[in-house]
Formats: sequence, structure tokens, C1' cells
RNA sequence: CUUUCAUCCAGAGAGGCUGAGGGAACGGCCCGACGACGCCUCGGCAACCGGCGGAGACCCGCUGCGGUGCCAAGUCCGUCCCGGAAGGGAAAGAUGAGGG
Repeated sequence: CUUUCAUCCAGAGAGGCUGAGGGAACGGCCCGACGACGCCUCGGCAACCGGCGGAGACCCGCUGCGGUGCCAAGUCCGUCCCGGAAGGGAAAGAUGAGGG
């Protein structure tokens, strides 16, 4: 980089450094010198992998030492299709586990 499967309406912030953009793209709408984004430290959330137990068709429960992930807004909303709308499906993206 690509591919398969699963999940994406819940949850979780303080301090320090830096200094202008950031929220993937586009449109919107937001966040941001009352310091965003990013990095570091500490803290936390969750439970994909892991561990333990149960079940025996790939499910359930417990745990949180370990590997990831995450801690503004539903993946912030929309984008393509169906629908009067509510809403549903897809695409794209993100994360994990496996394959190439």
C1' cells in the first nucleotide's frame, strides 16, 4: 500500500512546551492568541487482541498486568441511492484482528 471480517447514537482531561491554523477530501457548521492543532508527562475511558471461566457452532461473563486504540461536537452534519418525512442502505474514513 492492498484485501477480508468486526465495530463506529456510549464513555473518558489536567499540567508543561510550542505558536497558527485545526476538525481526512469538498460544501457547511464549528474549534482557535481567554492559545486551538501538535508534542511530552501524568490521569482516565473502552474492551479489539491478550488473560481467566462457562458454553459447545465462532457465543456469554469476568479482568484490565501486557499489545493497540481513544479522551469537542453521532465518523460534527451532508456528499451517492431509496424515501414526503422520519429513517434506511451504500461510498469514503477511522480502529482492531487476520491475509497478501
Molecule: SAM riboswitch aptamer (S box leader)
Organism: Chloroflexota bacterium